This is a predicted structure of a 77-nucleotide RNA (c-di-GMP-I riboswitch aptamer) from a marine sediment metagenome. Of the family's consensus pairs, 95% are formed in the model. The RNAcentral record of the sequence draws on MGnify. The coordinates come from a structure-prediction model, not an experiment, and the mean pLDDT is 87. It matches the Rfam family "c-di-GMP-I riboswitch aptamer". Gene Ontology term of the family: cyclic-di-GMP binding.

RNA sequence: AAAAGGUAAACCCCGGGCAACCGGGGGGCACAAAGCCACGGGUCCUUUAAGCAAAAAAGGGUAGCCGGGUUGCCGAA
Numbered sequence: 001a002a003a004a005g006g007u008a009a010a011c012c013c014c015g016g017g018c019a020a021c022c023g024g025g026g027g028g029c030a031c032a033a034a035g036c037c038a039c040g041g042g043u044c045c046u047u048u049a050a051g052c053a054a055a056a057a058a059g060g061g062u063a064g065c066c067g068g069g070u071u072g073c074c075g076a077a
Stems, first nucleotide, its partner, number of pairs: 006031002011026006029064001035070003039067003042062007
C1' cells in the first nucleotide's frame, strides 16, 4: 500500500442528571487503537458562597485534549 471489517463528530428525537455530561435510536465529521482504565496534567460543571468577578478547597465530568498503563485486526514484516 492492500483486504476484512470496526468505531461514530456536529446535529435531531427519546430518557437520566442541578449541571458539565451520560445512555438508546437516527446521522457521518473524523479516527490505526477514536478498544478499555480518571494514574499525572489540561479543561468543563456543581458546592463552599455572598450582587458580579478572581483565587483556593471539596465533589462530579471529559479517554474524540495531552501524557501514561493495558488489550488488540491485517500486512511488507